[in-house]
RNA sequence: GGGCGUAUAACUCAGCGGUAGAGUGCUAUCUUCACACGGUAGAAGUCCCUGGUUCGAACCCAGGUACGCCCACCA
Numbered sequence: 001g002g003g004c005g006u007a008u009a010a011c012u013c014a015g016c017g018g019u020a021g022a023g024u025g026c027u028a029u030c031u032u033c034a035c036a037c038g039g040u041a042g043a044a045g046u047c048c049c050u051g052g053u054u055c056g057a058a059c060c061c062a063g064g065u066a067c068g069c070c071c072a073c074c075a
Base pairs, nucleotide, nucleotide: 001071002070003069004068005067006066007065010024011023012022013021018055026042027041028040029039030038048064049063050062051061052060
């Protein structure tokens, strides 16, 4: 330098152009003498960034950033 993959909740990951989700974790509460387990409820998101297309974008397009893999080049 070229190509490919990944980026979404604190963590691990889903997500068909039409309300952003699950599990774990967290908070409150019920249960217990207490803790754990279990039940119920709740909070938590700039969907990596900047633009574009569209009535509408996490999703499509362009550019960029970070990480990983492969190839090439170099003295």
The RNA shown here (transfer RNA) has 75 nucleotides and comes from Holophaga sp. Rfam family: tRNA. Rfam classes the family as a transfer RNA. From the family's description: Transfer RNA (tRNA) molecules are approximately 80 nucleotides in length.